[in-house]
Context: one part of a larger RNA
RNA sequence: UGACGGGGGCCUGCACAAGCGGUGGAGCAUGUGGUUUAAUUCGAAGCAACGCGCAGAACCUUACCAACGUUUGACAUCCCUGGUAUGGAUCGUGGAGACACUUUCCUUCAGUUCGGCUGGCCAGGUGACAGGUGCUGCAUGGCUGUCGUCAGCUCGUGUCGUGAGAUGUUGGGUUAAGUCCCGCAACGAGCGCAACCCUCGCCUUUAGUUGCCAUCAUUUAGUUGGGUACUCUAAAGGAACCGCCGGUGAUAAGCCGGAGGAAGGUGGGGAUGACGUCAAGUCCUCAUGGCCCUUACGCGUUGGGCUACACACGUGCUACAAUGGCAACUACAGUGGGCAGCAAUCCCGCGAGGGCGAGCUAAUCUCCAAAAGUUGUCUCAGUUCGGAUUGUUCUCUGCAACUCGAGAGCAUGAAGGCGGAAUCGCUAGUAAUCGCGGAUCAGCAUGCCGCGGUGAAUACGUUCCCAGGCCUUGUACA
Numbered sequence: 001u002g003a004c005g006g007g008g009g010c011c012u013g014c015a016c017a018a019g020c021g022g023u024g025g026a027g028c029a030u031g032u033g034g035u036u037u038a039a040u041u042c043g044a045a046g047c048a049a050c051g052c053g054c055a056g057a058a059c060c061u062u063a064c065c066a067a068c069g070u071u072u073g074a075c076a077u078c079c080c081u082g083g084u085a086u087g088g089a090u091c092g093u094g095g096a097g098a099c100a101c102u103u104u105c106c107u108u109c110a111g112u113u114c115g116g117c118u119g120g121c122c123a124g125g126u127g128a129c130a131g132g133u134g135c136u137g138c139a140u141g142g143c144u145g146u147c148g149u150c151a152g153c154u155c156g157u158g159u160c161g162u163g164a165g166a167u168g169u170u171g172g173g174u175u176a177a178g179u180c181c182c183g184c185a186a187c188g189a190g191c192g193c194a195a196c197c198c199u200c201g202c203c204u205u206u207a208g209u210u211g212c213c214a215u216c217a218u219u220u221a222g223u224u225g226g227g228u229a230c231u232c233u234a235a236a237g238g239a240a241c242c243g244c245c246g247g248u249g250a251u252a253a254g255c256c257g258g259a260g261g262a263a264g265g266u267g268g269g270g271a272u273g274a275c276g277u278c279a280a281g282u283c284c285u286c287a288u289g290g291c292c293c294u295u296a297c298g299c300g301u302u303g304g305g306c307u308a309c310a311c312a313c314g315u316g317c318u319a320c321a322a323u324g325g326c327a328a329c330u331a332c333a334g335u336g337g338g339c340a341g342c343a344a345u346c347c348c349g350c351g352a353g354g355g356c357g358a359g360c361u362a363a364u365c366u367c368c369a370a371a372a373g374u375u376g377u378c379u380c381a382g383u384u385c386g387g388a389u390u391g392u393u394c395u396c397u398g399c400a401a402c403u404c405g406a407g408a409g410c411a412u413g414a415a416g417g418c419g420g421a422a423u424c425g426c427u428a429g430u431a432a433u434c435g436c437g438g439a440u441c442a443g444c445a446u447g448c449c450g451c452g453g454u455g456a457a458u459a460c461g462u463u464c465c466c467a468g469g470c471c472u473u474g475u476a477c478a
Stems, first nucleotide, its partner, number of pairs: 001478002003475003007472007015462002019426005026318008034309002042053002064304007073129001077128002079125006087106003092101003109119003131293002134291003140287002142282003145278001147276001152191006158167003171182003197270004202238007211228003216225002241264001244258005320419001324378006336367003341360002346355003385416001390411007432454007
């Protein structure tokens, strides 16, 4: 000087407390451990691994296993020889296919000294080489997590100290903040904080189609004429600064209350992550040193596996019902997506879906709501709760749903009566609850990323638990 203390002081945070809803019990989904297996590819491991890499394993993916093939190689550059541009479709045989052999057709260069000479392409050969998701993240770059959006981390000059170092950065106030004020052997500065950026909330201007409709006609319908007020769209501006008033405070920084205002003290949310810590993670994104393989640890193919199942854990979904289930009627969004696509209307089907197919490269057409509301019924039951499991018949995607997809109908109707010790999230348009969209994607979502609808309770307070910041004290630790 740090680090540590079941030392002290001050302070902060959904850290506790006050509340609301969960997890832990059940069934299922999913990840992991373990076990099994020819293989169940590999990585991730307290917080910060475990719906993580995977924004989607039937083949492919795929790295694993078995079998069958292949060796200048699936891919790149160079050299030699031969041929000729070439590319595509197609018949047949063998085969699981890769591959090997074979038939037919279409299409087919440029320059030229007219020599297959040069470029290009194909086949064969030789070696240089290719190739490796093989090892080392404790050799590395890059990227990322974490403490933590915590308020800290440093430097120059000066001063003090023999020196390591100190001072500044401590102190008195204050703040979300090393934020600002005052004081001070310090005076300044940098990286952070804040602001500048995006978005939501108010207003104005500009613009008025595909949007909108107050007034005037018109219509089944903003449908048409018309209008551009309003809504909205999307660009540019304005607006908030403790600016004004009162109180308080050292007359300071600030704090408290009030007015005005769409908004009030950082207005809400996002992006933004200092010096560093964990030899944290990743050599399976990529790049890369070293090591290793080179008729194989490379490459191709078919089939299997990653989907196994006495069990254990994590994360979720659905429930256990009456604030509910079922039936009928009926209303209101926003983000987004759409041409190998989204698909209205109509018809067929109980339904998944099928047929025809208007319109739309989209403010034009389309995907497109549910909870809520109204009425009826069920009356506390393992039930008209709950839907697992199983049987069967179908639908869709796709060469192909056996291993191993999703969905529909009928039948079946398991556990489950609100969950032990323990434990998690959340402070407002939040929690809870309800549906919708998107990426990936042929198909497959309870996951992920977004969107809107309905919409609470509670916070006395900082004694305690956890994490962190500043000062101080002790130390046989570095």
The part of an RNA shown here (small-subunit ribosomal RNA, 3' major domain) has 478 nucleotides and comes from an uncultured Sphingomonadaceae bacterium. The coordinates come from a structure-prediction model, not an experiment, and the mean pLDDT is 83. Rfam family: Bacterial small subunit ribosomal RNA.